[in-house]
RNA sequence: GGGAUCUUAGCUCAAUGGCAGAGCAACCGUCUCAUAAGCGGCAGGUUACAGGUUCGAAUCCUGUAGGUCCCA
Numbered sequence: 001g002g003g004a005u006c007u008u009a010g011c012u013c014a015a016u017g018g019c020a021g022a023g024c025a026a027c028c029g030u031c032u033c034a035u036a037a038g039c040g041g042c043a044g045g046u047u048a049c050a051g052g053u054u055c056g057a058a059u060c061c062u063g064u065a066g067g068u069c070c071c072a
């Protein structure tokens, strides 16, 4: 320098153009003499950033940034 792929909650990951979710963690409650485990509940998002297409975009297109891999 060229190519592929990934970026969504604190972490690991879903969501085939139509309400953004789960598990774990955190917080609150319950249980216990107490802690952990278990059980119940609550909260948590500029879907990396900027633009475009569309009635509608996490999803499609373009650019930028960062990570991983391959080639040179």
Stems, first nucleotide, its partner, number of pairs: 001071007010024004018055001027041004048064005